RNA sequence: AAUAAUCUUCGGGGUAGGGUGAGAUUCCCGACCGGCAGUACAGUCUGCGAGCGCUGUCAAAGGCGCAUGAUACGGUGUGAUUCCGUAACCGACGGUAACAUAUCUUUUGAUAUGAAGUCCGGAUGAGAGAAGAUAUGA
Numbered sequence: 001a002a003u004a005a006u007c008u009u010c011g012g013g014g015u016a017g018g019g020u021g022a023g024a025u026u027c028c029c030g031a032c033c034g035g036c037a038g039u040a041c042a043g044u045c046u047g048c049g050a051g052c053g054c055u056g057u058c059a060a061a062g063g064c065g066c067a068u069g070a071u072a073c074g075g076u077g078u079g080a081u082u083c084c085g086u087a088a089c090c091g092a093c094g095g096u097a098a099c100a101u102a103u104c105u106u107u108u109g110a111u112a113u114g115a116a117g118u119c120c121g122g123a124u125g126a127g128a129g130a131a132g133a134u135a136u137g138a
Base pairs, nucleotide, nucleotide: 002136003135005134006133007132008131009130010129017029018028019027031118032117033091034090035048036047037046038045043089044088051066052065053064054063055062071087072086073085074084075083093121094120095119099114100113101112102111103110104109
């Protein structure tokens, strides 16, 4: 210094404060968060992971399919949608629901549909990968 093998460990964060209310971390004001690899340092570039279905199996691994969000301007520089400045934007699935829309009723209700990045749950899970040990060969 290398890897074709085995093992171990690690591997996702966040509603402060206030308003209304019987009740809201879900509504309103505002606050806060940012997985992995690549590349001039990236939630928004490129690629990957996380979800669901089918298949497979004792159980898995694996295979196939579906879904998969969002940035501009200015500055420095050889080089940056990555740094600096300013202003934006985005957030899987299931649950909860005072909000929204539609319909009915006809005066305050009923029904349907949708609705949380941060709460609860699958998850003491999985995982892109990271580090290390052993082993092997040159």